[in-house]
Description: This is a predicted structure of a 119-nucleotide RNA (TPP riboswitch aptamer (THI element)) from a Spirochaetaceae bacterium.

RNA sequence: ACAUAUAUCAAGGGGAGCUUGCGCGAUAUCGCAGGCUGAGAGGAGGGAAGUCCGUUCCCUCGACCCUAUGAACCUGAACCGGGUAAUGCCGGCGGAGGGAGAUGGUCGACAGCGCAAGG
Numbered sequence: 001a002c003a004u005a006u007a008u009c010a011a012g013g014g015g016a017g018c019u020u021g022c023g024c025g026a027u028a029u030c031g032c033a034g035g036c037u038g039a040g041a042g043g044a045g046g047g048a049a050g051u052c053c054g055u056u057c058c059c060u061c062g063a064c065c066c067u068a069u070g071a072a073c074c075u076g077a078a079c080c081g082g083g084u085a086a087u088g089c090c091g092g093c094g095g096a097g098g099g100a101g102a103u104g105g106u107c108g109a110c111a112g113c114g115c116a117a118g119g
Stems, first nucleotide, its partner, number of pairs: 007106004011067004017036007024054001043061007073098003079092004107112001
């Protein structure tokens, strides 16, 4: 000096499962505290269906992950094997099918990233 991506901002995509105990006047669209895996297990606020089921769904914001070099995530799937208290826990299925740009900006080497060892 340059500007790759792994940093960052914007833009876009995505999921939120399993389980234990307690409270309660058990319907309030309830509350509290734990356990498992994971980056994340619906954190804050609001709304709707239901009223058998403390069941289900939606919106805004937030955290996190992913964006084609795409295993984020969805489908197959109420799948197959193993294991577990249980589960989409692990492996297989499988580089199978689908899947968000076919983008823009910013800092700039004392790198931002990976691995190993130590704390």
Record summary:
The sequence was found by an Rfam model in a public genome assembly. NCBI's taxonomy places the organism under Bacteria, Pseudomonadati, Spirochaetia, Spirochaetales, Spirochaetaceae. The prediction has a mean pLDDT of 76.